Model confidence (mean pLDDT): 81 of 100.
This is a predicted structure of a 94-nucleotide RNA (THF (Tetrahydrofolate) riboswitch aptamer).
It matches the Rfam family "THF (Tetrahydrofolate) riboswitch aptamer". A reference for the family is Ames et al. (2010), "A eubacterial riboswitch class that senses the coenzyme tetrahydrofolate", Chem Biol. Rfam describes the family as follows. Tetrahydrofolate (THF) riboswitch was first reported for Ames et al. as an RNA motif in 5' untranslated (5'-UTR)regions of folate transport and biosynthesis genes in Firmicutes genomes.
It was read from a public genome assembly, where an Rfam model found it.
[in-house]
RNA sequence: GACAGAGUAGGAACAGCGCGUUAAGUGCCUUGGGAUGGGAGGUCGCCCAUGGACGAAACACCUUGGUGUGCGGUGCUGUUCCGCAUCCGCUGCC
Numbered sequence: 001g002a003c004a005g006a007g008u009a010g011g012a013a014c015a016g017c018g019c020g021u022u023a024a025g026u027g028c029c030u031u032g033g034g035a036u037g038g039g040a041g042g043u044c045g046c047c048c049a050u051g052g053a054c055g056a057a058a059c060a061c062c063u064u065g066g067u068g069u070g071c072g073g074u075g076c077u078g079u080u081c082c083g084c085a086u087c088c089g090c091u092g093c094c
Base pairs, nucleotide, nucleotide: 001094003092004091005090010082011081012080013079014078015077016076017075018074019072020071021070028052029051031049032048033047034046038088039087040086042084058069059068060067061066062065
């Protein structure tokens, strides 16, 4: 120097355990902040806070707060798969 490859944030599916169903959460918009392959750099992605608009699927049993079956673009954990554009670095190989 050439070629090949690994790893982030996070996403999807499945499983387990929860939460809500007395409506929180999710999703949408505003403003501010933060993290994001080992380094640089950083967002059309992610997280947190703030304000706003919208808005739902309950039913059965036992009896008075529980159990079960559902429902929610629901939370966490695990497994599998996917997953940094650019420069440098790392691994393999010539």